[in-house]
């Protein structure tokens, strides 16, 4: 000191979560020891049961018990004695009178928002028992009473009656004044007044005990030490609590208190408090201090200390020095207890304990030894305060659980790429020690003279013997720590963020590892990080946020210059006070350290008195003149307000003139119009709005303001520099104004027009568009009071660079004069220096530097919403929450991708053309459907004559049946055997059982290589799954022109720039210009082919050769030349030339998209089968057929078909191949063997369309040929499922194909035929290959699809996006709701105990004032609940 976490990415705004501390804690797991603290935060709930405040006999009278003594008695004995008795004598003492004390200590925080706490003063308004000190003094007398005793009520507590007796109990005289009165001084003061000094009047005291010292005791003063009482000041949240108050505020007078005072009462007066927050709710003891923080601050009130309130609830007083009194009293009320039913006790918020509540807090323990209280002369006694144990990891310290050494890197776990690494010096093993523990010995200080509960404890000593002692929690980032295996959006985690759908470091386990340790995790709950309420220390143009106008103005807050004075602020300086405890620094004592301890110091940042300073800020006085006003003279304007009054224009209405249409729309139709519209032409009427000028002008505080004159009337600017002398700024509350729309009343009412009613559009249309329209617009008054009232920007004042423009006013220069320059004010606009900004922008008109004042803000949503008030007539408007939910929601910027957004520009993409497919028929191939199977993949483009360049067996992967398990096929190993070949039987084939022949080559003489044949297991083997785990290949965008990088610059930063821009190209081709400069990958080129020539060479070609051919290496073209345009690059035009501007074709396919396709070519992760998901083998299947869809043959005819002649090519192939000529067959094709491993032979006559003749005549035909039938060929064991040819007969659909679509820009299209691969056979498919040979492109507007550059964006999974609202079902919290239901505090009456206080009194009482408590009522206040919405 920080970091996660909003996005693709950034920057900001912001919430929210983490990381530290800490606690009187609590649960989860664990647990050796000690030392110190510290322990009912909840029910101020009830409480068994013990203790917690007594003492004093040196105040009394006395003796119930106890102990004694002495003297009498009696009885017993000889006596001693013993035993009873009686006498307070003595020790000493229950009970009683009397003194002291019980108002201390100790508990608790209900109650209190208050002089109650803190602080700091003051009482000239007061009191103090016990102590202290200082003077003085204590004559004399009197009557009582309890106790005991005698008699009585009662169950008990209790209590009556008689009788007697004592005091340091009680009363009286006397003495005593500084009390108190009167008179006369004096001296001081804080007003009221204090203090003295004389005289004289009146009233008040006393207690003793004792040989004596002592001790007590009255008075008056004086200190102490404890209290009352008063003030300043500071002390919690609500304004959705704004008005409270009647003894209230004050005065006179009684009364009353230790005392001052409405404290209290009578009378008078009407005050008193309050937005600087009265009063009312609501929570709450205060305060040193604690805890956190860098500090200022939040928080907190446990333990210690002060203070204060309480004491079962309320409510009185009594005694007392002192109480309205915790373990005192009276009375009411509740609730417990006892009763003999008549009446009675009782108060743990002492210290133990006990039951309830609760997440949750101890022992019915020792002891007065210490310390300190209480009485006593004292011993002494009493003390649950104390001192101490005990219980519990509650907390803070401490210590220990060993220590060295030991590698075979042990086993064993886990992991492994199998090689190994880690657990790990870690154990095991040796060597030590011995705190701890156990066992035994001595044994304190704590005690000044005695006196030890703790306690035989601390601590010391010896001995035993590694022996008695280690656990949570975590291991995906934040955050320090990885791996297996298990699970498969399940289980289950998680503080945020977020894991988990078959390879999870985030889940459960284990191994390791990392933190912390006798603890460690969680949970709760301060404070911190949060500068996240900001005093120190933020904010408002767009993120939350300037009120609609600052317009007028209160209260407050602030305030020009100069002097002088004062001393309130502000500064010193000295002195008090800020208890102690704690904190901080020393010092010291328990072994350290937690603790403690200090008559060592600091500090409590405060307050209060007195002094001093005087700058500054306030006061007070004077002046001043620049702020501000006000005074002349000017100006310029849609500034307001009222009347008056003009014209265009629409709309109706008369009336003419006129005919069939008019209006309206993308297009139409409601609608007007032959009853005479629309057009026209006069002519009236009525409202309500002002064309041009007009403008980034003007004026106004905002809203807002526009046709002219007039009257009133507000403001502002300019000059002049005349006067006043700071009058100034802002401005809570308040008043004023305040668009549109909306509401009342009464007018008005052309055009426009929410509602509404009719066309139309549409699936639909409650809309946009047409036709009509009411309300309203308008006008007078009156309300409402809100708008994206916006410049999204509160007002005043002051600085701080310019440049351009415009409206108003003045100066200066020039001019005759007007213009033009130039300067200056004051408004409005553009653009920009600094400098601000998250960035966008903003910059003398600031969003810059500065002060001063006001308002507002604090994460989204709930909600500007509920409830409550206050305004409204009402529509509503102002204020303005909370529950609940959520991890974000938001600004401004970037790069894509997108748009029914621009712009420009390509492309058979349209157009233009020319040929098709969709309509028939067949092949062919998918869907689907069927089936044992009809294997699998490919499904817009980019899948359907695709894989599959050729499914009868085979292929094959599919079904069926029949076989075989180390395997059909690879390595190793052991055993036999050479190998390798003839042949029987069964079988549907694999295949099983047999029976011969054969004896190879090496070799150390075992054996080896190759081979077969058995048999062990390692392992083959899978066309089984994942193409969303790969690799490698492929399609596609798209042969589009892109796509990127180094360097440098911009920018906080993603990013930009380069790639933009102007040209120009097929092209990010070049070219010019530019913060760029260069560079790759792509574009071209380089290669292969054609087209011209040249050169060499050459089998072949019968032969020749300039040539034709066939193939080596070469020229050939580059905008070079020419003329026009252009900076230029390059266009356009023309020569030459085979060929011209990329000459034609081909191969070449950037970076990426698209989890594209393929695990079934091969390859391979993981999974998964192993007598089967391997493998052999027979038959079947892949060839199926209601349907449907691609892609092709043929076709429909005359530009044809038949016959009949006849002409002309290029590619290619052949030895398990091509196969000639011959001869056979109508043919297919047979026979036959030459030739040829090919420029030599064959395929092959080498075509066909072509061209020549000839027939057909327009038709379902001499057009088409499917389909059947028969009769053959061919391959091939095998032709049925299921091949392909030929002949001969058969002649279906078809007559150019609906909607919709496809190819193609020249040797193309279009039509002709040939050849190859696959292959035994089988092509309408595919790959070449040549013949013949077109149309038409105006152009780019529309339709795809590209691609550059710009914009918008709430999209980034990127439009196939994102998203809003009803609606269903369940659940949440909250509001409203006939009401119900306990509570609070007040008010009115009624009645009214104890008690004091007045009166009366026969002294028994008895009445009154007042009040608790109680009952009645009616209204207040916040809770709870409540069908239903």
């Nucleotide at each position: 000191a920080g970091a996660g976490u909003u996005u693709g990415a950034u920057c900001c705004u912001g919430g929210c979560u983490c990381a530290g501390g800490a606690u009187g804690a609590a649960c989860g797991c664990u647990a050796g020891c000690g030392g110190c603290a510290g322990g009912c935060u909840u029910a101020a709930c009830a409480c068994a049961u013990g203790c917690a405040a007594g003492u004093c006999g040196a105040g009394g009278g006395g003796c119930a018990g106890c102990a004694u003594a002495a003297u009498g008695g009696a009885u017993a004995g000889c006596a001693a004695u013993a035993u009873c008795u009686a006498u307070g004598g003595u020790g000493g003492c229950g009970a009683c009178c009397g003194g002291c004390g019980c108002a201390c200590g100790g508990g608790u925080g209900c109650g209190u928002a208050a002089c109650g706490c803190g602080u700091a003063u003051g009482c000239a308004a007061c009191c103090u028992a016990c102590c202290u000190u200082u003077a003085a003094c204590a004559g004399g007398g009197g009557g009582a009473u309890a106790a005991c005793a005698c008699u009585g009520a009662g169950a008990a507590a209790u209590u009556g009656g008689u009788a007697c007796u004592a005091a340091u109990a009680c009363c009286c005289c006397a003495u005593a004044a500084u009390a108190u009165c009167a008179u006369a001084g004096a001296a001081g003061g804080c007003a009221u007044c204090u203090u003295u000094u004389a005289u004289g009047g009146u009233u008040g005291a006393a207690a003793a005990u004792u040989c004596c010292g002592a001790u007590g005791g009255u008075u008056a003063g004086a200190g102490a030490u404890g209290g009352g009482c008063a003030u300043g000041c500071g002390u919690u949240g609500u304004a959705u609590u704004a008005g409270c108050u009647a003894g209230u505020u004050g005065g006179u007078g009684g009364g009353g208190u230790a005392a001052c005072g409405g404290c209290u009462c009578a009378c008078c007066a009407a005050g008193g408090c309050g937005a600087c927050g009265a009063u009312a709710c609501a929570u709450a003891g205060g305060g040193g201090g604690a805890c956190u923080g860098a500090g200022a601050g939040g928080u907190u009130a446990a333990c210690c200390c002060c203070c204060c309130a309480c004491a079962c609830u309320g409510g009185u007083a009594c005694u007392g020095a002192g109480a309205c009194a915790c373990g005192g009293a009276c009375c009411a009320g509740a609730c417990u207890c006892c009763u003999a039913c008549g009446g009675g006790a009782g108060g743990c918020a002492g210290c133990a304990g006990u039951g309830a509540g609760g997440a949750a807090u101890c022992u019915u323990c020792c002891a007065c030894a210490a310390u300190g209280g209480g009485c006593g002369a004292a011993a002494g006694c009493c003390u649950g305060a104390u001192g101490g144990a005990g219980c519990a990891a509650c907390g803070c310290c401490g210590c220990g659980u060993g220590a060295a050494g030991g590698a075979u890197g042990a086993a064993g776990g886990u992991c492994u790429u199998c090689g190994g690494a880690u657990u790990g010096u870690a154990a095991a093993c040796u060597u030590c020690u011995u705190u701890u523990a156990u066992g035994a010995g001595u044994g304190a200080a704590g005690a000044a003279u005695a006196u030890g509960a703790c306690g035989g404890u601390a601590a010391c000593u010896c001995a035993u013997g590694a022996a008695u002692a280690a656990g949570c929690a975590c291991c995906g980032g934040c955050u320090a720590a990885c791996u297996a295996c298990g699970u498969g959006c399940c289980a289950g985690c998680a503080g945020c963020c977020g894991c988990g759908g078959u390879c999870a470091u985030a889940c459960g386990u284990a191994g390791g590892g990392u933190g912390c340790a006798a603890g460690c995790a969680u949970u709760a709950u301060c404070c911190g990080g949060a500068g996240u309420g900001a005093c120190u220390g933020g904010g408002c143009g767009u993120a939350a946020a300037g009120a609609g106008u600052u317009g007028c103005g209160u209260a407050g807050g602030u305030g020009g210059u100069u002097u002088a004075u004062u001393a309130a602020g502000u500064g010193a300086a000295u002195a008090g006070u800020g208890a102690a405890a704690g904190c901080u620094g020393g010092a010291g004592g328990c072994u350290c350290a937690a603790c403690c301890u200090u008559a060592c110091a600091g500090a409590c940042u405060a307050u209060u008195a007195u002094u001093c300073a005087a700058a500054c800020u306030g006061g007070u006085a004077a002046a001043c003149u620049c702020g501000a006003g006000a005074a002349u003279g000017g100006u310029a304007g849609a500034g307001g307000u009222a009347a008056c009054u003009g014209g265009a224009a629409u709309u109706u209405c008369u009336u003419g003139u006129g005919u069939a249409g008019g209006a309206g729309u993308g297009a139409a139709a409601u609608c007007c119009g032959u009853a005479g519209a629309u057009a026209u032409a006069a002519g009236a009427a009525g409202g309500a709005a002002c064309a041009c000028c007009a403008a980034u002008g003007g004026c106004g505080u905002a809203g807002g303001c526009a046709g002219g004159u007039u009257a009133c009337u507000g403001g502002a600017c300019c000059a002049u520099u005349u006067c006043u002398g700071a009058c100034a700024c802002u401005g809570a509350g308040g008043c004023a104004c305040g668009a549109a729309a909306g509401c009342g009343u009464g007018g008005g009412g052309a055009g426009c027009g929410a509602a509404c009613g009719g066309g139309a559009u549409u699936a639909g249309a409650u809309a946009c568009c047409c036709c009509g329209g009411u309300a309203g617009u308008c006008c007078a008054c009156g309300c409402c009071g809100u708008a994206a009232a916006c410049g999204a920007u509160g007002g005043a004042u002051a600085c701080u660079a310019g440049c351009u423009g415009u409206u108003g006013g003045g100066g200066g220069u020039a001019u005759c004069g007007a213009c033009c320059c130039c300067c200056c004010c004051a408004g409005u606009a553009g653009c920009g220096a600094a400098g601000c900004u998250a960035a966008c922008g903003c910059g003398u008109u600031a969003a810059g530097u500065a002060u001063c004042c006001c308002g507002c803000c604090u994460g989204u949503g709930g909600a500007g919403u509920a409830c409550g008030g206050u305004c409204g007539c009402a529509a509503g408007a102002c204020u303005a929450a909370a529950a609940c939910a959520u991890a974000a929601a938001g600004g401004a910027a970037u790069u894509g991708a997108c748009g029914g957004g621009g712009a420009c520009c390509c492309g058979c993409a349209c157009a233009a053309g020319c040929g098709g497919u969709g309509g028939a028929u067949u092949g062919u191939g998918u869907u689907c459907u069927u089936u044992a199977a009809u294997u699998c993949g490919a499904u817009g483009a980019u899948a359907a004559a695709c894989g599959a360049a050729g499914a009868a067996c085979c292929u094959u992967a599919c079904c069926a049946g029949g076989g075989u398990u180390u395997g059909a096929c690879a390595u190793c190993c052991c055993a036999a055997g050479a190998a390798u070949u003839u042949u029987g039987a069964c079988g549907a084939a694999a295949g099983u059982c047999g029976a011969g022949a054969g004896u190879g080559c090496u070799u150390u003489a075992u054996u080896g290589a190759a081979c077969u044949u058995g048999g062990u297991g390692a392992c083959a083997g899978g066309u089984g799954a994942u193409g969303c785990a790969u690799g490698g290949c492929c399609g596609u965008c798209g042969u589009c022109a892109g796509c990127u990088c180094g360097u440098g610059u911009c920018g906080u930063g993603a990013g930009a720039u380069g790639u933009u821009u102007g040209g120009u190209u097929a092209a990010g081709u070049c070219c010019a210009u530019c913060a760029a400069c260069g560079a790759g990958c792509g574009c071209a080129a380089c290669c292969c082919u054609u087209g011209u020539g040249a050169u060499u060479a050459g089998u072949u070609g019968a032969a020749u050769u300039u040539u034709u051919c066939u193939a080596a290496u070469c020229a050939g073209a580059c905008u070079g030349c020419c003329c026009c345009g252009g900076c230029a690059a390059c266009g356009g035009g023309g020569a030459g030339g085979a060929a011209g501007g990329a000459g034609g074709g081909g191969a070449u396919g950037a970076u990426g998209u698209c989890a594209g396709g393929u695990c079934a070519g091969u390859a391979u992760u993981u999974c998964c089968c192993u007598u089967a998901c391997a493998u052999c083998c027979u038959g079947g299947g892949c060839u199926a057929g209601a349907a449907a869809c691609g892609c092709a043959a043929u076709a429909c005819a005359a530009u044809g078909g038949u016959u009949a002649g006849u002409a002309c090519a290029a590619u290619g192939c052949g030895c398990a191949g091509c196969g000639a000529a011959g001869c056979c067959g109508c043919g297919a094709g047979g026979u036959g063997a030459a030739g040829c491993a090919a420029a030599u032979c064959g395929c092959a006559u080498c075509a066909a369309a072509g061209c020549u003749a000839a027939u057909c005549c327009c038709a379902g035909u001499u057009c088409g040929g499917a389909u059947u039938a028969g009769a053959g060929g061919c391959u091939g064991a095998a032709a049925c499922u299921c091949g392909c040819c030929u002949c001969u007969a058969u002649g279906a659909a078809g007559u150019c194909g609906g909607a919709a679509u496809c190819g193609c820009u020249a040797g193309u299209a279009a039509u002709c035929g040939c050849a190859g691969a696959u292959c035994a056979g089988c092509a309408a498919g595919c790959u070449g290959c040549g013949g013949u040979g077109a149309a038409u492109a105006c152009g780019u507007u529309c339709c795809c699809g590209g691609g550059u550059c710009u914009u918008g964006u709430a999209c980034a999974c990127a439009c196939c996006g994102c998203c809003c609202g009803u609606c269903a079902a369940a659940c949440c919290a909250u509001g409203a709701a006939a009401g119900u239901g306990a509570c609070c505090a007040a008010c009115a009456c009624c009645c009214g105990a104890a008690g004091u206080c007045c009166g009366a009194u026969u002294c028994g009482u008895c009445g009154g004032c007042c009040u608790a408590a109680g009952g009645u009522g009616g209204g207040g206040g916040g809770c709870a609940u409540g069908a239903u919405u």
Background: A computed fold for a 1429-nucleotide RNA from a wastewater metagenome, annotated as small-subunit ribosomal RNA. Its Rfam family is "Bacterial small subunit ribosomal RNA". Its mean pLDDT, the model's own confidence on a scale to 100, is 83.